[in-house]
Context: one part of a larger RNA
RNA sequence: GCCUGCGAGUUACGGUAUGCAGCGAGGUUAAAGCGUUGAAGCGCUGGAGCCGAAGGGAAACCGAGUCUUAAAUGGGCGAAGAAUAGUUGCAUGUCGUAGACCCGAAGCCAGGUGAUCUUACCAUGGUCAGGUUGAAGCUUGAGUAAAAUCAAGUGGAGGACCGAACUCUAGUGUGAUGAAAAACGCAGGGAUGAAUUGUGGUAAGGGGUGAAAGGCUAAUCAAACCUGGAAAUAGCUGGCACUCCCCGAAAUGCCUUGAGGGACAGCCUCAUAUAAACGUUCAGGAGGUAGAGCACUGUUUGGACUAGGGGUCUUCACCGGCUACCAAACCCAUGCAAACUCCGAAUGCCUGAACGCAACGUAUGGGAGUGAGACUGUGUGCGACAAAGUUCAUAGUCGAGAGGGGAACAGCCCAGACCGACAGCUAAGGUCCCAAAAUACCGCUGAGUGUGAAAUGAAGUGCGAUUGCCCAGACAGCCAGGAGGUUGGCUUAGAAGCAGCCAUUCCUUAAAAGAGUGCGUAAUAGCUCACUGGUCGAGCAAUGGUGCGCAGACAAUGUAACGGGGCUAAGCGGUAUACCGAAGCUUCGGAUUCAGCGAGCAAUCGCUGGAUGGUAGGGGAGCAUUCCAUGGACCGGAGAAGGUUCGCCGGGAGGCGAGCUGGAGGGGAUGGAAGAGAGAAUGCAGGU
Numbered sequence: 001g002c003c004u005g006c007g008a009g010u011u012a013c014g015g016u017a018u019g020c021a022g023c024g025a026g027g028u029u030a031a032a033g034c035g036u037u038g039a040a041g042c043g044c045u046g047g048a049g050c051c052g053a054a055g056g057g058a059a060a061c062c063g064a065g066u067c068u069u070a071a072a073u074g075g076g077c078g079a080a081g082a083a084u085a086g087u088u089g090c091a092u093g094u095c096g097u098a099g100a101c102c103c104g105a106a107g108c109c110a111g112g113u114g115a116u117c118u119u120a121c122c123a124u125g126g127u128c129a130g131g132u133u134g135a136a137g138c139u140u141g142a143g144u145a146a147a148a149u150c151a152a153g154u155g156g157a158g159g160a161c162c163g164a165a166c167u168c169u170a171g172u173g174u175g176a177u178g179a180a181a182a183a184c185g186c187a188g189g190g191a192u193g194a195a196u197u198g199u200g201g202u203a204a205g206g207g208g209u210g211a212a213a214g215g216c217u218a219a220u221c222a223a224a225c226c227u228g229g230a231a232a233u234a235g236c237u238g239g240c241a242c243u244c245c246c247c248g249a250a251a252u253g254c255c256u257u258g259a260g261g262g263a264c265a266g267c268c269u270c271a272u273a274u275a276a277a278c279g280u281u282c283a284g285g286a287g288g289u290a291g292a293g294c295a296c297u298g299u300u301u302g303g304a305c306u307a308g309g310g311g312u313c314u315u316c317a318c319c320g321g322c323u324a325c326c327a328a329a330c331c332c333a334u335g336c337a338a339a340c341u342c343c344g345a346a347u348g349c350c351u352g353a354a355c356g357c358a359a360c361g362u363a364u365g366g367g368a369g370u371g372a373g374a375c376u377g378u379g380u381g382c383g384a385c386a387a388a389g390u391u392c393a394u395a396g397u398c399g400a401g402a403g404g405g406g407a408a409c410a411g412c413c414c415a416g417a418c419c420g421a422c423a424g425c426u427a428a429g430g431u432c433c434c435a436a437a438a439u440a441c442c443g444c445u446g447a448g449u450g451u452g453a454a455a456u457g458a459a460g461u462g463c464g465a466u467u468g469c470c471c472a473g474a475c476a477g478c479c480a481g482g483a484g485g486u487u488g489g490c491u492u493a494g495a496a497g498c499a500g501c502c503a504u505u506c507c508u509u510a511a512a513a514g515a516g517u518g519c520g521u522a523a524u525a526g527c528u529c530a531c532u533g534g535u536c537g538a539g540c541a542a543u544g545g546u547g548c549g550c551a552g553a554c555a556a557u558g559u560a561a562c563g564g565g566g567c568u569a570a571g572c573g574g575u576a577u578a579c580c581g582a583a584g585c586u587u588c589g590g591a592u593u594c595a596g597c598g599a600g601c602a603a604u605c606g607c608u609g610g611a612u613g614g615u616a617g618g619g620g621a622g623c624a625u626u627c628c629a630u631g632g633a634c635c636g637g638a639g640a641a642g643g644u645u646c647g648c649c650g651g652g653a654g655g656c657g658a659g660c661u662g663g664a665g666g667g668g669a670u671g672g673a674a675g676a677g678a679g680a681a682u683g684c685a686g687g688u
């Protein structure tokens, strides 16, 4: 892991609601007793008690009233009305008290058991190869007045040295379902000591012991182990077993030592009662959003006007003058605002009517679940006009929704799956091939743009517009001219169109020619332009708008920014007609359910119309298992249950039959009672 078996809302006593039954202004007995029987039990007695028939008040108390009060023409709670219903039992739902659906803590407390492991200590024993060093003391000699002192020898001290046994483990390798629940290899520390070791003993659980690491206290230690309180508690996690049918949520508000839990409300369901709900149109309302505006509150730009201030002039000072400065108020023009409004929609909301739809509303009561939401569109806040961010509002979808599309893809687009069909029509989206269906028409694009992106840039190209020039010849090219006063004046070494400065940048000849547009020279020179003529011969130049393209464009395994192939349309825009395409709609057959109608005493049947996705959850109807009653029914060695292989029936859980196996029990119907259904709980036990 698999297989088999076991494995979780029970029981008691109360409350409450519903159903059924009995009796009914009443209902009912409890303990106990008596009778009966083999017994469980059954029948009778038992009215003690309980609930109800009257309430009000804290109470005394009063009473169809009572309380409040000094008193209530008041007010509260009742009675009365039109009227009144309880109570007992059983069953079911649910709540309370109990372990209360099952398993699960870490822990707390009590009483005991442990120092054969280990810590410390006590008593009594054992062990430490070999080698080295050479303290004190002593002896002899030297030395001294005597000492001190010195030398040699002797001696054998030391938590001394080197190093086995022994003991230890800082490092490292192996080992890691190990040889081993702590070891092995290598290298290493101590090795006469605070050494090590044998045996016996002492100290224990908030206690011991600890050269102190929260270490150790029997493979267990920030409080051992065993048993008990004990089924501790667990707002937490996991698990909770047959079928079909109907309805079907929530992830919000408020409060909470509250935030992953609750209470109440909201939303779901069931019952009863009632007769409302929703949509469209019309009529009537309240309101200050979007927008807009500047009349208020603020803010803001320019101008005009003009207080005040600054500067400056005058003056001893005052007065006063000027002002390319700052600037209130007023005026003109121009903006901005969630906490501005002289204004002001669309929607939405409220009331009424008509029409439509059709069971959707409300109330009371029984039962819930939910109270972590997610994304998308729109309107706000926060954030960075970031986020698959976050907080609200509003709508949708998912959640709890399958199907088609989107390559794949809860939240996007289409569309809501009762069942069956080898029938048809469509939606979104598509129609070259993969792959069902168009190789239609008119334009655009030439970039594989399509098939990823900005500021910005560009004689890409289509369409449309405005302005100017143009056969009296435009634009571009080519040919020719482009002059004289004059080298304008000044400046300067020079300054001659062209370093710089000045200017009333003038005049002449002309078809035209600047006191000069660039290049150039030291300065001249030279080239060129503006401007003019010729040649040529038809459009040219400039500026907006708009469609589609171009550049901008760099990422990590491999093309990889169309799903792929591939496509010049099979791309983009437009137009038209076909077709494909879903569990949508239709057609045919069937099932269940609701409403209406009809038939029937009823059960039920028929017709018409609607409905039938579904998690949490509510309601309804059933199947199977074990046992009991009716019951001495019935089946069974001419083969029960069980097993196995087939067949048939039912919407399903399931049921029935046949063969083989098996070898002794099984069971229809109607009721009753439950140890009543297994795949999950790192479930439990066994097998493998």
Stems, first nucleotide, its partner, number of pairs: 001688006011098013026051003032045005055062002065077004101239002104236001108229006119203009128193001130162003133158001137154006166190003171186004205221001207217003242622006252265002255262002266370002268367007278356008291343001292341002297337003301333003306327001308326002310323004373398007381390002403414003418590004423586003429580003432565003438577001440575005450567001456551002460548004465543005477535005483508003488502003514529001518527002591612009623677001625674006634666002642661008
Record summary:
Large-subunit ribosomal RNA, domain II from a Rectinemataceae bacterium, 688 nucleotides, folded computationally. RNAcentral holds the full RNA, with entries from ENA. Its Rfam family is "Bacterial large subunit ribosomal RNA". Gene Ontology terms of the family: structural constituent of ribosome and ribosome. Model confidence (mean pLDDT): 85 of 100.